[in-house]
Order: sequence, then C1' cells, then structure tokens
RNA sequence: GGGCGUAUAGCUCAGCGGUAGAGCACUGCCUUCACACGGCAGGGGUCGCAGGUUCAAACCCUGCUGCGCCCA
Repeated sequence: GGGCGUAUAGCUCAGCGGUAGAGCACUGCCUUCACACGGCAGGGGUCGCAGGUUCAAACCCUGCUGCGCCCA
C1' cells in the first nucleotide's frame, strides 16, 4: 500500500428500513438476626465520526478513524 471483518448500555453481545433490546453489573424494595441466593421494580444509549439515499437509517451507499485477520 491492497483486501476482508468489526465498532450498539459500565462489560459481553442481539437487533428484518418503521418507538433500540437481552444477560451480567448498578440502585431501591421484599425475603434473612445478618450476609449470600432468590423475587419485584427502576436508572443508564449523540448506535465510532462526517456526509448521502429515503416519507422514515443502528440497518442501504460513500469517505474517515480505531481494533483484528490476510496479502504484498
């Protein structure tokens, strides 16, 4: 330098063009003498950045950035 993959909650990851989700973690309550386990409820997101297409984009297109792999 070229190609491919990947970037979504604190972490690990889902997500079909039509209101962004799960598990774990966190907070409160219940349970216990207390802790743990368990149950209920809740908070937390500019979907890497910038453009484009579309009535509508996390999703499609282009460029850029980070990371991983391959080729040279």
Transfer RNA from Comamonas sp. KCTC 72670, 72 nucleotides, folded computationally.
The coordinates come from a structure-prediction model, not an experiment, and the mean pLDDT is 83.
NCBI's taxonomy places the organism under Bacteria, Pseudomonadota, Betaproteobacteria, Comamonadaceae, Comamonas.
Rfam family: tRNA. The family's RNA type in Rfam is transfer RNA.
It was read from a public genome assembly.